[in-house]
């Protein structure tokens, strides 16, 4: 140094409920817990969802570009409490 326990003490908070913003997906405050050993934190690569914009095209769908969202879908950077057995 790694690992992380049917420990402990503390920590987060799904789904629903009420409010707020927002075209949307979703997010933000209370509640409420499914469940989480990075479930703190960064959209850097993939995945997905959303759609007011651009291009092209046009009967009409696909399509490209660019935009939002998601760290509670993986990878990946940064941080980091306590801690037995090994």
């Nucleotide at each position: 140094u790694c690992c992380g326990a049917g420990a402990a003490a503390g920590g987060c908070a799904a789904a629903c409920c009420g409010g707020g913003a927002g075209a949307a997906a979703c997010u933000c405050c209370g509640g409420g817990a499914c469940g989480c050993a990075a479930a703190g934190c960064c959209a850097c690569g993939g995945g997905u969802c959303g759609a007011a914009g651009g291009c092209a095209a046009c009967g009409g769908a696909a399509g490209c570009c660019g935009c939002g969202a998601u760290a509670g879908c993986c990878g990946g950077g940064c941080u980091g409490c306590c801690a037995a057995c090994g």
Molecule: c-di-GMP-I-GGC riboswitch aptamer
Organism: Chloroflexota bacterium